[in-house]
Context: one part of a larger RNA
């Protein structure tokens, strides 16, 4: 000087408390451990691994296993040889591949050659092999916590201290005052994006108040530029104004006006550093190792196993509900290898046909909870939907291992969950649907979007984490 304390003081945080909803019990989905296996590829392991890398394992992916093959190699550079490339096709084989048949004799050119292919050879290629404790880069975490430092000066023999401590204040080392300190840097804040109000400009594909036309109906048409909206530019909020408190300060409390008030809400933004944290399997890279194999190709299998244990979720156990019928209101996205209307067929998943749309134009696309009638009456039920049998649809060379969906039948556990434990302070929790990435197909995951819309916070004694000052101890 730091670190630590079941030392002290001050302060903060969904940290506790006050509340609301869960998890832990059930079934299923998914990840992990374990076990099994020829293989169940590898990594991630308290918080900060476990719906994580993986924004999507039937083949491919794929790194694993088995079998069959190749050895200058699937790929790159270089040298010498020959030749168009390429297309069609036969036989053997699981295929890779091997052996043939036929068509075809090129394109550019500065006439040197280049593009492409073939066989032989060496230099070499190749390695998702090891080491994240040799590394770069990237990332997590403490933590969006308010801290971390420097120059000069001063003090101290020195390590160092001071500044950065103190009195107030703040979300903040934020600001004010004081002070052997005076200044400065990285952080804080602001500048950026978005949302909330208004104005100006613009007016199609969007809009329709007033005026006409027209329709069964619809901005459908003429027209309009008001409104909504779209998207560019501005205005607006600064403790600016008033009162009080305060040290005449910083600031705090209340009020006015205002769409918004004291950081208005949200996002992006992560200081010096810590954990030899994570990643050699994104990539790059030192060293080591393999080189007829630890490299490369193919087929099939595996990553999907299953006594069990844990994490994260979905669906429920019902009447604030289930089922039937009618009916209303979003936002944000995506679409030409695509989205697909309308019509016809099918109980349905879907099929046929195909208008329109490179999209404020057309389509995906009916939002659902909600509201209104009548039904069920507390039951393992008209709750719940697992499991299984049968029949199908779609994608795709191909759904056996191992896809999703539909219909008929079947109708398991489950009656609110022990100890324990998690999230959340407002348009939040809870609940309800919608879209997207990946993607041929395959979400209860992830990312985004809107609809409905709460309860509670006395307070800081305690639990957890953190910041500042101070103290004690041994150790670094």
């Nucleotide at each position: 000087u730091g670190a630590c304390g079941g030392g002290g003081g001050c302060c903060c945080g969904c940290a506790c408390a006050a509340g609301c909803g869960g998890u832990g019990g059930a079934g299923c989905a998914u990840g992990u451990g374990g076990u099994u296996u020829a293989a169940u590829u590898c990594g991630a392991u308290g918080c900060a691994a476990c719906g994580c890398g993986a924004a999507g394992a039937a083949c491919c992916u794929u790194a694993c296993c088995u079998a069959c093959c190749c050895u200058u190699g699937a790929c790159a550079u270089u040298g010498a040889u020959a030749g168009a490339a390429u297309c069609c096709u036969g036989u053997a084989g699981a295929g890779a591949u091997a052996c043939g048949g036929g068509a075809g004799u090129g394109c550019c050119u500065u006439c040197g050659g280049g593009c492409c292919u073939u066989g032989a050879c060496g230099a070499c290629a190749g390695g998702u092999g090891c080491u994240g404790c040799a590394u770069g880069g990237c990332u997590g975490u403490c933590g969006u916590c308010a801290g971390c430092u420097c120059g000069u000066g001063u003090c101290g023999u020195g390590a160092g201290a001071u500044g950065u401590u103190g009195g107030g204040u703040u979300a903040a080392g934020u600001c004010c005052c004081g002070c052997a300190a005076c200044g400065a840097g990285c952080g804080c804040a602001a500048c950026c994006c978005u949302u909330g109000u208004c104005c100006u400009u613009a007016g199609u594909u969007g809009c329709c108040a007033g005026c006409a036309c027209g329709u069964a109906a619809u901005g459908g048409u003429g027209g309009g530029a008001a409104c909504u909206c779209u998207a560019a530019g501005g205005a607006g909020a600064c403790u600016g104004c008033c009162g009080g408190u305060g040290a005449c300060a910083a600031a705090c409390c209340g009020g006015a006006g205002g769409a918004a008030g004291g950081u208005g809400g949200g996002g992006a933004u992560g200081a010096c550093g810590u954990c030899a944290a994570g990643u050699c399997a994104u990539c790059a890279u030192g060293g080591c190792c393999c080189u007829u194999a630890u490299g490369g190709g193919u087929a099939g299998g595996g990553c999907u196993a299953c006594a069990c244990a844990c994490g994260u979720g979905c669906u429920a156990c019902a009447a604030u509900g289930g089922g039937c019928a009618g009916u209303a209101c979003a936002g944000a996205g995506g679409g030409u290898c695509g989205c697909a209307a309308a019509c016809u067929c099918g109980c349905g998943a879907g099929a046929g046909u195909g208008a329109g749309c490179u999209a404020a134009u057309c389509c995906c696309a009916c939002a659902a909870a909600g509201c209104u009638u009548g039904u069920c009456u507390u039951a393992g039920u008209c709750c719940g939907g697992a499991u299984u049998g049968g029949a199908g649809u779609c994608u795709g060379c191909a759904a056996c291992u191992c896809g999703a969906c539909u219909c008929c039948a079947u109708g398991a556990a489950g009656u609110c969950g022990g100890a324990a434990u998690c999230g959340c302070u407002a348009g939040u929790a809870a609940u309800c649907g919608u879209g997207g990435a990946u993607c041929a197909g395959a979400a209860u995951g992830c990312c985004a979007c809107g609809g409905u819309g709460a309860a509670u916070a006395c307070g800081u004694u305690c639990c957890c984490g953190g910041g500042c000052c101070u103290u004690g101890u041994a150790a670094a």
The part of an RNA shown here (small-subunit ribosomal RNA, 3' major domain) has 476 nucleotides and comes from an uncultured prokaryote. The prediction has a mean pLDDT of 83. Its Rfam family is "Bacterial small subunit ribosomal RNA". Rfam links the family to the GO terms ribosome and structural constituent of ribosome.